[in-house]
Molecule: Bacterial RNase P class A
Organism: Microbacterium sp.
RNA sequence: UGGGUCGGCCGGACGGUCGCGUCGCACGCGGUCCGCCGCGUUGCGCCGAGGAACGUCCGGGCUCCACAGGGCAGGGCGGUGGGUAACACCCACCCGGAGCGAUCCGCGAGACAGUGCCACAGAGAGCAGACCGCCAUCGGUCCCUGAGCUCGUCGAAGGGCCGAUGGCAAGGGUGAAAGGGCGGUGUAAGAGACCACCGGGAUGCUGGUGACAGCAUCCGCACGGCAAACCUCGCCCGGAGCAAGGCCAGACAGGGGAUGACGACGCGGCCCGCCGAGUCCCCGGGUAGGCCGCUGGAACGGCACGGCAACGUGUCGUCGAGAGAGAUGACCGUCGAAGGGGCGCACGCCCCGGAACAGAACCCGGCGUACAGGCCGGCCCAUUCG
Numbered sequence: 001u002g003g004g005u006c007g008g009c010c011g012g013a014c015g016g017u018c019g020c021g022u023c024g025c026a027c028g029c030g031g032u033c034c035g036c037c038g039c040g041u042u043g044c045g046c047c048g049a050g051g052a053a054c055g056u057c058c059g060g061g062c063u064c065c066a067c068a069g070g071g072c073a074g075g076g077c078g079g080u081g082g083g084u085a086a087c088a089c090c091c092a093c094c095c096g097g098a099g100c101g102a103u104c105c106g107c108g109a110g111a112c113a114g115u116g117c118c119a120c121a122g123a124g125a126g127c128a129g130a131c132c133g134c135c136a137u138c139g140g141u142c143c144c145u146g147a148g149c150u151c152g153u154c155g156a157a158g159g160g161c162c163g164a165u166g167g168c169a170a171g172g173g174u175g176a177a178a179g180g181g182c183g184g185u186g187u188a189a190g191a192g193a194c195c196a197c198c199g200g201g202a203u204g205c206u207g208g209u210g211a212c213a214g215c216a217u218c219c220g221c222a223c224g225g226c227a228a229a230c231c232u233c234g235c236c237c238g239g240a241g242c243a244a245g246g247c248c249a250g251a252c253a254g255g256g257g258a259u260g261a262c263g264a265c266g267c268g269g270c271c272c273g274c275c276g277a278g279u280c281c282c283c284g285g286g287u288a289g290g291c292c293g294c295u296g297g298a299a300c301g302g303c304a305c306g307g308c309a310a311c312g313u314g315u316c317g318u319c320g321a322g323a324g325a326g327a328u329g330a331c332c333g334u335c336g337a338a339g340g341g342g343c344g345c346a347c348g349c350c351c352c353g354g355a356a357c358a359g360a361a362c363c364c365g366g367c368g369u370a371c372a373g374g375c376c377g378g379c380c381c382a383u384u385c386g
Base pairs, nucleotide, nucleotide: 001382002381003380004379005378006377007376008375009374010373012335013334014333015332016331017330018329020048021047023045024044025043026042027040028039029038030037031036050357054368055367057366058365059364060363061362062241063240064239065238074237075236076235077234078233079093080092081091082090083089094108095106096105097104098103109232110231114230115229116226117225118224131172132171133168134167135166136165137164138163139162140161141160143159144158148154149152180198181197183195184194185193199221200219201218202217203216204215205214206213207212245292246291247290248289254283255282256281257280258279259278263275265273266272299318300317301316302315303314304313305312306311339352340351341350342349343348
């Protein structure tokens, strides 16, 4: 310098004017049990979206319901060790694969517990098989060759072709996959039949918390794959969700009590009893409505310490929306990235241009997905120079 790989950060900046929302203060109006409360085309002040607020896919907090313990069913997870409130997340490592490498990828338990499946192609797909092929024997053919002799269109041995029987599984071929690989010995041809190396299995030793690794000895090797097929093993999981849930509480209807028209009934009047429209009070359920839950929290930032790291502990500092179907916007000025054009040998200068994905609604931790553009850093490879 070029190419690559991994990680972190930002995601328009500053100023002005107007507007919107919560809250606080002031002012005005109304109410008042004088503590204050409610309302507002009013004024001032503070604050006012994100790295993903998104998808709602996991895991928690919180709330209510259910629940002795345990099990069945159902679901999830699955190398090992650690982190965490928890996780399907994160960190470190192991194993396997890709890459020269940095690095990346993996739904990583079990296929001698059992059942099942392996499309198409292929002879054979699982207690395997013989299509081509290789080899042996026999028969035929008389195509080739031709020892020999009685010299014939006689003919031994051999080769070719066809067929039958048998041996083999090396090679070819099919397939995602064909009962270890490669080389040699061996053989009629072959074959772990035998040998060396590699692979695999068993046992032991060593190292490691462990997954696992290394070494030694033995075993010719004894049945491939699929568990995101059923299944087996180990671990985890009760359900619903802030429209959770709690408090206050009108109106109407309901229940109870008091009073009760010179009302009705007890033959009539008074007393008394009982019923009773209306009025007043109380009660509980709960609707409209209001309040709480509501945002200060597994919070965020700095530093120190422990740890390879994820993370933890200590200490200091900060307060950053919280609403009603729901506010966060518009304009102007200066500056501005990508991109386009012009000038210039070049550094560069001028003009145009004008910012992606997307928006809280109980709160956190993750994952996934979307994203114009920019900044910073680690490492790897190639090349050049010193």